Large-subunit ribosomal RNA, half A from an uncultured Hyphomonadaceae bacterium, 1563 nucleotides, folded computationally. It was read from a public genome assembly.
Context: one part of a larger RNA
RNA sequence: CGUCAAAAGGGCAUCCGGGGGAUGUCUUGGCGGUAAGAGGCGAUGAAGGACGUAUUACGCUGCGAUAAGCCGUGGGGAGCUGCGAAAAAGCUUUGAUCCAUGGAUUUCCGAAUGGGGAAACCCAUCUCCGAGAUCGAGAAUUAUUGGCUGGCCUUAGGGCUGGUUAGUGGUUUUCGAUUUCUUUAGCGAGAUAUUUUACACUGAAUACAUAGGUGUUAAAAAGCAAACCCGGGGAAUUGAAACAUCUAAGUACCCGGAGGAAAGGACAUCAAUUGAGACUCCGUUAGUAGCGGCGAGCGAACGCGGACCAGGCCUGGUCUGAAAUAAGGAGAAGCAUCUGGAAAGGUGCGCCAUAGUGGGUGAUAGCCCCGUAUCCGUAACAUGAAGACCUUUUCGAGUAGGGCGGAACACGUGAAAUUCUGUCUGAACAUGGGGGGACCACCCUCCAAGCCUAAGUACUCCUUACCGACCGAUAGUGAACUAGUACCGUGAGGGAAAGAUGAAAAGUACCCCGACGAGGGGUGUGAAACAGUACCUGAAACCGGAUGCCUACAAGCUGGUGGAGCUCUUCGGAGUGACACCGUACCUUUUGUAUAAUGGGUCAGCGACUUAGUGUUGCGUGCGAGCUUAAGCCGUUAGGUGUAGGCGUAGCGAAAGCGAGUCUGAAUAGGGCGACCGAGUACGUAGCAUUAGACCCGAAGGCAAGUGAUCUAGAUAUGGGCAGGGUGAAGGUGCAGUAACAUGCACUGGAGGCCCGAACCGUUGAGCGUUGAAAAGCUCUCGGAUGACCUGUGUCUAGGGGUGAAAGGCCAAUCAAACUUGCUGAUAGCUGGUUCUCCGCGAAAUCUAUUUAGGUAGAGCGUCAGAUGAAUACCCUCGGGGGUAGAGCACUGGAUGGGCUAGGGGUCCUCACCGGAUUACCAAACCUAACCAAACUCCGAAUACCGAGGAGUACUGUCUGGCAGACACACGGCGGGUGCUAACGUCCGUCGUGGAGAGGGAAACAACCCUGACCGCCAAUUAAGGCCCCCAAAUUGUGGCUAAGUGUGAAAGGAUGUGAAGGUGCCGAGACAAUGAGGAGGUUGGCUUAGAAGCAGCCACCCUUUAAAGAAAGCGUAACAGCUCACUCAUCAAGCGCCUUUGCGCCGAAAAUGUAACGGGGCUAAAGCCACAUGCCGAAAUUGCGGACUCCAUUGGAGUGGUAGCGGAGCGUUCCGUAAGCCUGUGAAGGUGUCCUGCGAGGGAUGCUGGAGGUAUCGGAAGUGAGAAUGCUGACAUGAGUAGCGAUAAAGGGAGUGAGAGACUCCCUCGCCGAAAGUCCAAGGGUUCCUGUGCUAUGCUAAUCAGCGCAGGGUUAGGCGGCCCCUAAGGCGAGUCCGAAAGGAGUAGUCGAUGGGUUAGCAGGUUAAUAUUCCUGCCCGGAGGAGAGUGUGACGGAUUUCGAAAGUUGUGCACCUUAAUAAAGUUCAGUGUGCAGCCUGGAAGUCCCUGGAAAUAGCCCUCCUCAUUAGAACCGUACCCUAAACCAACACAGGUGGACAGGCAGAGCAUGCCAAGGCGCUU
Repeated sequence: CGUCAAAAGGGCAUCCGGGGGAUGUCUUGGCGGUAAGAGGCGAUGAAGGACGUAUUACGCUGCGAUAAGCCGUGGGGAGCUGCGAAAAAGCUUUGAUCCAUGGAUUUCCGAAUGGGGAAACCCAUCUCCGAGAUCGAGAAUUAUUGGCUGGCCUUAGGGCUGGUUAGUGGUUUUCGAUUUCUUUAGCGAGAUAUUUUACACUGAAUACAUAGGUGUUAAAAAGCAAACCCGGGGAAUUGAAACAUCUAAGUACCCGGAGGAAAGGACAUCAAUUGAGACUCCGUUAGUAGCGGCGAGCGAACGCGGACCAGGCCUGGUCUGAAAUAAGGAGAAGCAUCUGGAAAGGUGCGCCAUAGUGGGUGAUAGCCCCGUAUCCGUAACAUGAAGACCUUUUCGAGUAGGGCGGAACACGUGAAAUUCUGUCUGAACAUGGGGGGACCACCCUCCAAGCCUAAGUACUCCUUACCGACCGAUAGUGAACUAGUACCGUGAGGGAAAGAUGAAAAGUACCCCGACGAGGGGUGUGAAACAGUACCUGAAACCGGAUGCCUACAAGCUGGUGGAGCUCUUCGGAGUGACACCGUACCUUUUGUAUAAUGGGUCAGCGACUUAGUGUUGCGUGCGAGCUUAAGCCGUUAGGUGUAGGCGUAGCGAAAGCGAGUCUGAAUAGGGCGACCGAGUACGUAGCAUUAGACCCGAAGGCAAGUGAUCUAGAUAUGGGCAGGGUGAAGGUGCAGUAACAUGCACUGGAGGCCCGAACCGUUGAGCGUUGAAAAGCUCUCGGAUGACCUGUGUCUAGGGGUGAAAGGCCAAUCAAACUUGCUGAUAGCUGGUUCUCCGCGAAAUCUAUUUAGGUAGAGCGUCAGAUGAAUACCCUCGGGGGUAGAGCACUGGAUGGGCUAGGGGUCCUCACCGGAUUACCAAACCUAACCAAACUCCGAAUACCGAGGAGUACUGUCUGGCAGACACACGGCGGGUGCUAACGUCCGUCGUGGAGAGGGAAACAACCCUGACCGCCAAUUAAGGCCCCCAAAUUGUGGCUAAGUGUGAAAGGAUGUGAAGGUGCCGAGACAAUGAGGAGGUUGGCUUAGAAGCAGCCACCCUUUAAAGAAAGCGUAACAGCUCACUCAUCAAGCGCCUUUGCGCCGAAAAUGUAACGGGGCUAAAGCCACAUGCCGAAAUUGCGGACUCCAUUGGAGUGGUAGCGGAGCGUUCCGUAAGCCUGUGAAGGUGUCCUGCGAGGGAUGCUGGAGGUAUCGGAAGUGAGAAUGCUGACAUGAGUAGCGAUAAAGGGAGUGAGAGACUCCCUCGCCGAAAGUCCAAGGGUUCCUGUGCUAUGCUAAUCAGCGCAGGGUUAGGCGGCCCCUAAGGCGAGUCCGAAAGGAGUAGUCGAUGGGUUAGCAGGUUAAUAUUCCUGCCCGGAGGAGAGUGUGACGGAUUUCGAAAGUUGUGCACCUUAAUAAAGUUCAGUGUGCAGCCUGGAAGUCCCUGGAAAUAGCCCUCCUCAUUAGAACCGUACCCUAAACCAACACAGGUGGACAGGCAGAGCAUGCCAAGGCGCUU
C1' cells in the first nucleotide's frame, strides 16, 4: 500500500413495544339571551357560620338535643332507608319512600341586644315551674230520688210537663293535705342592652313653667344583600405628541339614604307677535348654535316624530270586590324479516298525528319508555284588577334681589342672562312680582319662596319556561370532579390541578411463579381485555427490541445529483449506499449575517389586525331629479306601516340680500367665485381614516381605599438575669500634727457608664462556605460584660406617615416612600412577535418642515381604478444661452530671475545749506523671461440643459381618485469638499451594482467582471474567465524576455544581473584585463615637533635621471623601514572603457496556533512575462424541444428575479342553511401506512387500527391556518448514573427476628456529652404519647425500624394552673364635646397580667401509656351585707454581716444489718453524729440619688344579720420543649424565656477528665 473482515458500538429503513396524553367522539358544567315572575331578609333573631346529628370512620347534602328528621292537609300508588358506597338491620297496600303546602322543633355564635369576651366561650340577676294516686272542701253541669208547688190530660189508678228545696251518683274544674315517681332542684322556661318617639311620674335657678331626672309602660330603629337610583366628598394615570388653564371626569373610589324602581313632575316654563301647555324616556334637530392655552377637545336648546299619559292637596273617614295559581291526572298509533353481541339500521307491509319539541332504551324509534299537543285539576296562605260614598279648608320673608367668594348650567368671567349659596345685606304684596341671554323701554308670558303624584325609563343576587350559524375539558365561570377547595401569606389578599372501563361489573372464581408481597402467566367473563379499574380513541417528543443494508484513515448545516454492490419483490418496484461531485441552518434586525449579532432544548396543545359608531372612496343592487326612512306601531319564519328628519336638485356675499348669476365698485367697466357642460340617493360589501384598550405581549411609575410594629426602630407598664477574681474613691476611726484649720501615717470603708474574665449581648481580622448545613452561617481570633446593660410578656406610634445616639437606617427575607386590591387592558414616537397557497406589478433610504434628527407631515419614487390618446424616452438634424474642464495673466491678487529706474539706506566729495559721485544694499513703477488661483478671466470646450423638425425602436407621458411603503442606506467608477489627495472615514454631485438579484468568474469573497433565474431536458452556441494535474478545455503554433520560483506582496535608496537602443572615448603605430619588470635622484623639501624621513599638521609642490616614476593616491612604523598605487616597458592579442534611454530581473524585506504573500500539486526554450495566431472549454446569457400561466392579437407575438408595498385568484378549518336528504356496525370521525392526482395551499382511493358518528353541492358566518414573541401549559430529553447523601463523637463481636440485617432488638466491649448532647416548666405545636399490625409512599441509602400507613387505647384535681376578685400601661366607652359623612376625643363605667390578693398538700405506691389529679398515710381551707380608718396591702439600686430549726448533697467517723467468707477486711442498705456547701423564709447594718406602681380587691379593727348542713362546678393536664414534634419551605450545623447544678484539680457556672442520665449525630 492492497484485499478480506468478527464481536461490541454507530447510521438509515421496516416491523413490534414502552412512555405520554394530543386528536376524534361525548357532556353532567358554563356563556349569552328571550318571555314571565320576584324585587328583599332581619329583635317572631337575618345573611353567614361553629358544633352536633345516621347502625358504621371521613367529606358533601339535609336537619337541629323532636337533629338525612316530627305533625296536619292535599297529591301519588310500589317500592324504600340522600351522594361517594357497600354491608347489616329494618319500613311499606292499615298506602311507605317521594312531591306540594301549612305548622312544630330549631344547640351556640353572629345586628347579638343581661354583663364580659381572644366569635361559636366565661360570669350573672329577677320571676315562674312537673306527672300519677288517695283524702277533704268548694263551684258548675248533668242524671236521678223525696218533699212543696203550678199547668195540661185522665180510663181518676195516674200520666205528661215546669218551678223550688233536700239528698245521691256521674262528668268537668278550683283549692288544701298525704304519698309515689323522675338522667330533674337552681334542671328548665321567661325576662333583664342601647337610642329615638310617645306616654306616665318627678322636677331646679324661678311663682307658673321649662331644662333636667326616672320608668314596672308602648312602639320603632339597628344588621345583611348583585346591579340599578338620589345625595355628601372626590383622585391620578392619560390626552394636549413637553406642560400649568383645559382633558381624563364629576369618572374610579369612600360615605349617607331609599325603592321595586329611584329621581323628576303639574310652569314665577318655552316661544315670538302665530302660539304651545306637568314630568320621564326614545328618534331627530346636530357634531349644528356655541364654549375652548379658540389648542387638545367639550358640545346644547327651541322645534318636530314617537312611548306613556293624570292630575291633586293645604280636614278626615267608610265600603264592595273579579280572576288566576302547586304538587298532579288523562293522553293516539308497529309488526315481520335480514345483518349484528344488541335493531331504533336495511327490506316488506301498516298505523297515529291539535302529538314528527326533546330525552332514553345494547347502533339512527312519530307508533318500546318518559314525555309532547290537547283537556282536566283542589285546600290553606297570599295577591288585589276594578269600583262606590260622606265631610272639611286656603297660598308660602331673613324670602326674591344685591355686594364679595365659589359652584352648576354645552357656556373656562366673558358683554354673561338663568340656577345654587359660604359671608354681608335686603324688598314689593296682584294698583304687586318673575322671565323673555348684559342693560333700558314697549310688548308677550308666567305667579317663586309649602306638599303629594301612576305609566312610559334603568337594573338582575334570585325563580320558572324556552332559545343560541355560543364553548366542548389548555375551551367554557377561577371552579363539569368533596373549589374559592388544596396550597401560599402575620394580614388585607392571592389561588390551582384534576371529566370518559363496559350495553350490563358480567370488576377475572380457580391454578401457577413470587416474600401467605409488588407484579406477572394461565383459566374464565365479555362483541371486544392491546376495554383490567395506572381502564374509549391513544398522535408526537423520548426510550427500547427484532430484521435488512452500511460502517474500523474517517473531518460531515448531514442534504442534493450520479452510482458499483448487497437484501427483499406481487417483477411494477422497495430498502441500503462504497465511491465521486456540488453544498456555511432558520428567524429577526440591518448598508450588510454561516456569522463569533438576536431568539428557540424537543414535542403536543393554546397564542396576535377584531367589534361598534361616524366619515370617505371603489364595487354590486334598487329607484332616479329625485332617493331614503329613524324611533315607534302592527304582524311575526316573511314582512307591512311610519315622511319627523337626512342627502341631492344653485350659486355668490361678512351680512342684509339678490339669484344663473352674484360680490367688489360711482360704474352697465374690470376682476373673483359660479352657471352655460346637470346625477343623485338608499342598502349591501371591500379598502382606509377616526372615536373607543383598537394587532398582541412588555415597564419603571401616578392616584384611591384598605392591611400590617409576631421582623425591626423608638416609647410604655410589669417581671427576670449578670460565675469568679482585682483595684480600693469619698467618708469614718486612731495616732501624729496645727493657735485652729491644713496635712501625714495606719486601719476601716466599699465608690466607679473602673479593670480581668464565663453566662449573656455583640461581631475586629482571617479562612471556609458561595447550585451553602444556613436566602448571612461555621471555625479560630476579637469588643462590652452594674450599665446610655441584656432580656420575657402585655401595650402604643402607619405610609409623604411612623421611628431613627442619623447609616437615607428600619417599618414582616421588600424601603430616596411598605404591602394588598382597584383606577388598569395607565402610557410606551421603544424592543420583540404576528400563523395557508398561487399569480401581476414593484419601491425608498431624497427635498422641505419639525423641542426635529432611529418619529411624523407635504412633495419625489410604487400600486390599483378611471380619463386623455403619443402629448413620453432614445437617436439624427437644426436653433439656443452658458463661463465648468482646460488654458491664460488682459483685470484682482500671489510669485521668481534679469533689465531699467523713481524712492530709501550705506560710503565718498562738498560739508553751513544746496548739490554731486558711487554702491555684491532694499526697491515701487515699467520692460523682458518663466509661473500660480474655489471665492482671478482677454479666452474657452466636451458633456449636460431648453426648443423645433424627422425616421425607427420602446410603450411611455400627463391628469383625477383609493391604498401604500419609504425619509438608518452600502460599496465601486468619475467630478469635488473635509481629513494627512489617511481610513471598509465623512459630506455632496453623477453613473452602476447591492439593498430587493439567483447563475458563471475573481481559491473562498452583498457591493468588482460577465449575465438579469416561469418549469423540465444526460441538446447546441457563446460572455467574463480560462485550456499540465486537482478541474471542463492547447503539455497549441510563431518570435522574444526572465534565472529571480521573479511570476506568487512593498518604497526611498543601492548594485560590473541581463536584453534592446543611442551617444562618446581608447585601440594591430597593439587598446582593456592578466602576468613579468621597474616605480628613481636632489631629499629625511622647509617649518613644526621628543620624532615628522612622500604619507600628524602648516607652507611650497620645484629641479634632475628616465621607457616611466607625485616633494606622493593608500596600507604601515615611535620615527625609519616595508607593501602597493599612479606612471612606464615587456609578454599577449582584438576589441576595450565611459555615459544616456529602455524591457525583465537583484538587494532593501522582521510577528505572533502551522507551511500560510501562486488556491494546492507542481512549473524554468514554463504550466512565468510580452506580442501575434488558430482552436477549444465555459453561465440559470442565447438557441433548440416539451410544458404552465399572463397580456396583446388575424395566422402569431411578447412577457413571467424580487424585499417594503399595492392589486388579483384560490385551498383548507369550525359552525349554519341546503339536510326528516345522502354516507355509515357489510364499520363514521380520529390514528397510522401505501398508491393516484392538482403549479400550489390541497384532494381522492385503499390496507391496518378504531367503534359512532359524518356530510356532498351551492351559499352564509368566523374565536379560521404557528417555528420563532428570554411566549403560556403539559410531557419528555440533555447535563448524568455525574455532583451530592447536612458537622470527622467511632465503632467491633455474638445472639435473635425475618424472604432479606452494616443501620431493628438483646448481650459484651469501645467511644462522646456531662452549666449538657442530662432533668423539669412557660410559649408554641396538636396526638407526635402507648400497644398491635404493615412497608407502596415519607426517612437524602437499606429497613424486619420509625415522630410513617392502618386499628385500638391513653390525659382523672376543693389544695397545681386557669376561670373567678383586683387593678397597671393600654383598649372600649352610656350620657357629653368636636367633625362634610365615615368618624375623632373622652366622663361615669367596663375590660385588660407580664404583677397583687384569695384559701388550702406533702410523702410513698401504682399503669403499656396519668398522676401534688388514682390508691395508701398524715394534713389543710372557709358564709353574706353595710360602714369607718393619715391602718395594712405597698414596693429603688449597690453592698456588708449574721443565720436558728428542718431538709438536702457531698464527705469523714461510729453503730447495726446483708452477701460472699475460714478469718481479716471489703461491698450494699440503714441509723446516729462531726465538718463543709446549698436552700427557704428571715434579722441587722452601711452607702448612693434618680426618692423608687395602682386598686372601690383582700387583710386587720368595729357594728349588724343569716347559716351550721350541703356543695366545691367548668377549662387545662397525653407527648415534644436548646428540639427530628416550636420559628426557619426540609427529620435544616441557625434562633428560642425560666428552674435544677454531683465528683477530682481549680478563684470559678472557665478549662480538662468523670457520675446520674443520655447518646455514637439515618448511609